Predicted 3D model of a 100-nucleotide RNA (SAM riboswitch aptamer (S box leader)) from a Candidatus Parcubacteria bacterium. The prediction has a mean pLDDT of 82. The organism belongs to Candidatus Parcubacteria, within Bacteria. Its Rfam family is "SAM riboswitch aptamer (S box leader)". Rfam's curators write: The SAM riboswitch is found upstream of a number of genes which code for proteins involved in methionine or cysteine biosynthesis in Gram-positive bacteria.
[in-house]
RNA sequence: AUCGUAUCAAGAGUGCGGAGAGAGUUCUGGCUCGAGGACCCGCCGGCAACCAGUCCAACAAGACACGGUGCCACAUCCAGCCCAAACGGGAAGAUACCUG
Numbered sequence: 001a002u003c004g005u006a007u008c009a010a011g012a013g014u015g016c017g018g019a020g021a022g023a024g025u026u027c028u029g030g031c032u033c034g035a036g037g038a039c040c041c042g043c044c045g046g047c048a049a050c051c052a053g054u055c056c057a058a059c060a061a062g063a064c065a066c067g068g069u070g071c072c073a074c075a076u077c078c079a080g081c082c083c084a085a086a087c088g089g090g091a092a093g094a095u096a097c098c099u100g
Stems, first nucleotide, its partner, number of pairs: 004097005013044001015043004022033003027080004045072003050068002053064003076092001081089002
């Protein structure tokens, strides 16, 4: 990289340092964040519970949170395609696990 499965409106930073102009993964429209320093990077802190692990005699369910990932503005920020419409569906994307 590919196939498949599950999840994606909950939760978690006004921290310290670096950097310095755009950012919310392409495009269009909207909305929002940003020189009172965003986005990003490092450290620290935290959330969650997919995998691994431990406990619950055992499976399921549940609990824990030392390990592997992930995540920590806004619904995956919203809409675009289908549907009369709908926290309806699809497409695309993200994350985990599986497979090679």